[in-house]
Molecule: Glycine riboswitch aptamer
Organism: Nitrosomonadales bacterium
RNA sequence: UCAAACCGACUGGGAGAGCGUGCCAAUUGGCACCGCCGAAGGCGCAACACCCGUAACCGCUCAGGCUCAAGAACCAAUCGGAACAG
Numbered sequence: 001u002c003a004a005a006c007c008g009a010c011u012g013g014g015a016g017a018g019c020g021u022g023c024c025a026a027u028u029g030g031c032a033c034c035g036c037c038g039a040a041g042g043c044g045c046a047a048c049a050c051c052c053g054u055a056a057c058c059g060c061u062c063a064g065g066c067u068c069a070a071g072a073a074c075c076a077a078u079c080g081g082a083a084c085a086g
Base pairs, nucleotide, nucleotide: 001086006081007080008079009078011076012075013074018034020033021032022031023030024029035066036065037064041062042060043059044058048053
């Protein structure tokens, strides 16, 4: 001096499941009941290791969600940071 990996910001893309029923409410909406979804988060486990531990887009569904919107794991670009190798 300097990539890819890594971290953060921002932009774009981004699935699933009743626009169910009843009541309240001027409206957005709120509450209850039943039925569902999983890709915010959370929890659990294999292989490995064998000392401790440890993963998921697998499972659970506490939370969240089930017209649209919002959110959304993950992917890509840009910008910034920052080692190690070279």